Background: This is a predicted structure of a 132-nucleotide RNA (FMN riboswitch aptamer (RFN element)) from Luoshenia tenuis. It matches the Rfam family "FMN riboswitch aptamer (RFN element)". Rfam links the family to the GO term FMN binding. Its mean pLDDT, the model's own confidence on a scale to 100, is 81. RNAcentral holds the sequence, with entries from Rfam. The organism belongs to Luoshenia, within Bacteria.
[in-house]
RNA sequence: GUAUAUCUUCAGGGCAGGGUGUUAUUCCCGACCGGCGGUAAAGCCCGAGAGCCUUUGGCGCAUCCGCGCCAGGGGUUGACCAGGUUUAUUUCCUGGGCCGACAGUGACAGUCUGGAUAAAAAGAAGAUAACC
Numbered sequence: 001g002u003a004u005a006u007c008u009u010c011a012g013g014g015c016a017g018g019g020u021g022u023u024a025u026u027c028c029c030g031a032c033c034g035g036c037g038g039u040a041a042a043g044c045c046c047g048a049g050a051g052c053c054u055u056u057g058g059c060g061c062a063u064c065c066g067c068g069c070c071a072g073g074g075g076u077u078g079a080c081c082a083g084g085u086u087u088a089u090u091u092c093c094u095g096g097g098c099c100g101a102c103a104g105u106g107a108c109a110g111u112c113u114g115g116a117u118a119a120a121a122a123g124a125a126g127a128u129a130a131c132c
Stems, first nucleotide, its partner, number of pairs: 001131002004129007017029003031111002033100002036047003043098002051076011080096005102114003
């Protein structure tokens, strides 16, 4: 230095202050938040992961229905415009907008509670081995 293998660690944030009301961090005013890889710096472009639905194979449990674990496949999965600068930006600057899984709840949730102090991943860092 290369890229392969193994191991270890890390890997998501947020309603202040008010209004209405019997009851709302869920409605209204307003406030706050923005993971990972790519790229000219990204919540809104491209891609992936997780969540949710479904399905295949293997293994185990079980009297049946079925349940659990491991490894895959498919589906689903929100939101941006304008101007400026520049070699180059839907990523920077200015302005104006928009978005946010599932279940629960004395009232409809991005922010509360819960699955989740979880397991795990997209990845990141480090170490060791091997090879040149």